Context: one part of a larger RNA
Formats: sequence, structure tokens, C1' cells
RNA sequence: GGAUGAACGCUAGCGGCAGGCUUAAUACAUGCAAGUCGAACGGCAGCACGGGUAGCAAUAUCUGGUGGCGAGUGGCGCACGGGUGCGUAACACGUAUGCAAUCUUCCUUCAACUGGGGAAUAGCUCACCGAAAGGUGAAUUAAUACCCCAUAAUAUUCGAGAGCGGCAUCGCUCUCCAAUUAAAGCUCAGGCGGUUGAAGAUGAGCAUGCGGAACAUUAGCUUGUUGGCGGGGUAACGGCCCACCAAGGCAACGAUGUUUAGGGGAUCUGAGAGGAUUAACCCCCACACUGGUACUGAGACACGGACCAGACUCCUACGGGAGGCAGCAGUAAGGAAUAUUGGACAAUGGAGGCAACUCUGAUCCAGCCAUGCCGCGUGCAGGAUGACGGCCCUAUGGGUUGUAAACUGCUUUUAUACGGGAAAAAACCCCACUACGUGUAGAGGGCUGAUGGUACCGUAAGAAUAAGGAUCGGCUAACUCCGUGCCAGCAGCCGCGGUAAUACGGAGGAUCCGAGCGUUAUCC
Repeated sequence: GGAUGAACGCUAGCGGCAGGCUUAAUACAUGCAAGUCGAACGGCAGCACGGGUAGCAAUAUCUGGUGGCGAGUGGCGCACGGGUGCGUAACACGUAUGCAAUCUUCCUUCAACUGGGGAAUAGCUCACCGAAAGGUGAAUUAAUACCCCAUAAUAUUCGAGAGCGGCAUCGCUCUCCAAUUAAAGCUCAGGCGGUUGAAGAUGAGCAUGCGGAACAUUAGCUUGUUGGCGGGGUAACGGCCCACCAAGGCAACGAUGUUUAGGGGAUCUGAGAGGAUUAACCCCCACACUGGUACUGAGACACGGACCAGACUCCUACGGGAGGCAGCAGUAAGGAAUAUUGGACAAUGGAGGCAACUCUGAUCCAGCCAUGCCGCGUGCAGGAUGACGGCCCUAUGGGUUGUAAACUGCUUUUAUACGGGAAAAAACCCCACUACGUGUAGAGGGCUGAUGGUACCGUAAGAAUAAGGAUCGGCUAACUCCGUGCCAGCAGCCGCGGUAAUACGGAGGAUCCGAGCGUUAUCC
């Protein structure tokens, strides 16, 4: 000199953009953060409409008939999105490759199929247990839930033969035989689904080369350890696991151990090489009170799932139960220090759904904070009698403050008041039209804004609403007076102060920055 997720002091008008618990991965009250589908199903608790019966009517009752829909079965989602950086020095990450050793729901393309039966079980009803959480029993019922049979391939497996290829184990293709293996229907009649297979796309898993902390005051480490045979297991190779066999494997080119730490793109600095760092944004990884485990599933060993144990908190009728903010707000604590218990699904994106739509603390917005960067303003021009006052002087005077002020003329960004007022939004959907590709496409019309009456524009009047901070001995831009008298105090370094202090404190003046200015901390 540059920088920062800064803090502290003094001060403070506005706008835009960004940023905002660095510490206790400490503990959490309350609300919200993941649901959706009636076009899978039995249905109808409640709401609304309609209909029937009784009644003069009010009203009562019956009815799933319609809209729709609580709870339930079922499907898909809940493995995403969001948070944090605990652990990890590791194939965790980065980079380049490989899988002849792999999987992939939803999506796209292609091909074929969608036959016949059966048994239950929630719910509802009844009875009972329990303070509650919740549970037990009896009867009865449905499905795109579950099961059986059939059908069958470019599917899988075994066997045989042939061809081609290669990278050891081998791989690919073709032919034949045998065995095994499917499905679900709904519908508003338009479609939406379901099953099997092939290909694509996407995502994931595994492996290898190279790369990137400290310490030798850590020198030896290792028994599933290193390899083999054979099994088990996996989507897949593999000591991943197991039985047996062998005695190997790593290491001064630093094994092992300890400490520290998520990694990268990047950020800051630097001429570069480097050094420091990993806030915000993006990618990868890891974790979800602590430890362990599996289930379901295409995918989890699962943040707002399950089970077990532990610590902690809460309810209890004392028998037993409930819980997990490192989601968004918010509370307490810690700390020098870090914000609202806000709005909207209008846009983008996601889940479900034929769709309407529902959900979405993702996201988009708004609030608070000078925390940073950038921009704007606090007037402009004229104005000498160079006033008053202050301060200084070699002093009947002069200098400086100083065009500064007053005053005159003008302007009106911002502020104030009033009025107008966007773009972001065209889709989905509805209406009708065109084409032929016959259920899609195209063009047209209609609907939709949280932000927000915001941005922006116009009108009105008026300099009106708006400047401070540090420094002035040298480094280093800027000097005098008074007070003080090694005292009080200053100080980044050198140093200053003991009676003329440009260094302390005040004043006048000056310098540098400016809605900021300084100080401290940290990095280059």
C1' cells in the first nucleotide's frame, strides 16, 4: 500500500447491488418447512345442492343421486430441494482413463402382449382394554393391493455346433434342443395406464495412473495381514466375508504413528514465481442428539422414516408414553459480533394429478443493519464595506478566518404534497379458426402480478430536509498562541514533557478523506 462475513469509537441524508452466528455440530418454547391422486378401490363422517315420504308449514326422516370429500386400502413422491462442516490425510477431492466386472424409477424411440380363476384384509359395524399414546376380539367387504394357472420372445439359464474378434481370465454374433419367467385395469370414449424385451438419455456404483498439510524429539508396521484353492454374498469385480493352504505384503523416494484439516473451481495479495485463504456462488464428499442396525424401495443403510441402547427434555391416573431447528423465522446461552416468530406461489423450478388444481420457509419478494462496493446530494452564480466577532502580530495599525457570511439573482437532483402509472406474462385452461400429420401442430381472442400504487412520469412551492472524522515534530500533506512544567499526559518507530513544548490539553488556522472517518484484529 492492498484486502476482510469484521468488531469498537465518533458521526450519519438518499438510492442500487451484494453480504449478514466466523464463537457452543450448545440446548431449544411456538408456528410453518412434503405431499398429492375420486380418471385405482370400498365408500359417504361432515358441507352444499337435488329428489322421495310424513306434515298446513316450520321441521323430521330416507337417499352416494350430483358437486365434492374427512378417515381408510392402493399408487407415485417422501433418497429431490434446503441446512451444516462434525468426522475424514482417504481413491474424500481434482484430473485423465477403464468396466470384456455393473445397475438405472420417472422420460424418449421401437416391437409384441394385456387370457382365465382364487383367497383374504383395512375401513364401516359391534363388544372390550387403557389416564393417554394406542390396542385386542367377533362378523362382514373392494381394488391398478395379494396369490394360482395359461400364453412367450431379440429375455434368463444349461448343453451342443459354427463364425468372428481380442486385453490373460475371455468377449460378441448365428443356429439347434430343453427348462424357467408376465400383466390391470380405469375412463368424461378423447385417452390414461399395465407387462415383457431392445435401444437412447440421465443418474449412480466400482477400479486405475498422476496431483495436492505438519512432525523423525514418531523407525519399524501388518495375521484377514499378502497371495492361492473352493465357496458365500453383491447390480457388479474384489479378503467384501468364510473354511483350508502357503508365508507373504508395506517401509528412509518416509511405512506406521501423532497433530491439524472437508476437497476443488475459486478469493485476496504479488511484476511474476509464489504466499495466505475456502465467507458468498457452483461442483463433489460427509453428517443429521450420540452409537449401532437393518427394513421398504429403481435408488437410503434414510435431516422433518423404523428398531435397539445411551445422555437430555416433557406428559402421566406411576402402569406407561412423547421428542430431536446443523430447514425458515424465533428463544436462551456463549461471544467483540451477525437480521423479521414478514408476503406470495405472480415468475422459475420441483412432487402428485388427464386436467382444473393442491403442496412447495426451494424460489421470488419485502423488512432490519453504512457490513462492503458503486452512484447522488447537502445548492449555483454574483457579492468588499474585505463588516462584526474570534485568533495572531515587531500593534493608534496590519494579517487571517474570507466570497466566507449577509444580500441579489437563479436552479430544484434528493426530500415533501398531489396526480398518473408500467415491463416482468404467456403459457396451462376456455372460445372459435387453419393444416393434415386425425390428435397433434400452428396462428388468433379471453384469463392470470406477491413485489406494488413500486420503478418511472407529470404538477406545485421552496435553498428549502441533509457533514462529519482524523491529523498538523520527522517518516508524512498541514503552524501559531495560551495552559502545564519529567506532573498531567502522548506514542506505529524514532521519541516528546524537568517554565518560551509547532510532539501533552484547549483555542484559532491548516491538511487529508468525506456519509463517512479513525482504532483494533487478521492475510499478502
A computed fold for a 524-nucleotide part of an RNA from a Bacteroidia bacterium, annotated as small-subunit ribosomal RNA, 5' domain. Taxonomically the source falls in Bacteroidia (Bacteria, Pseudomonadati, Bacteroidota). Model confidence (mean pLDDT): 87 of 100.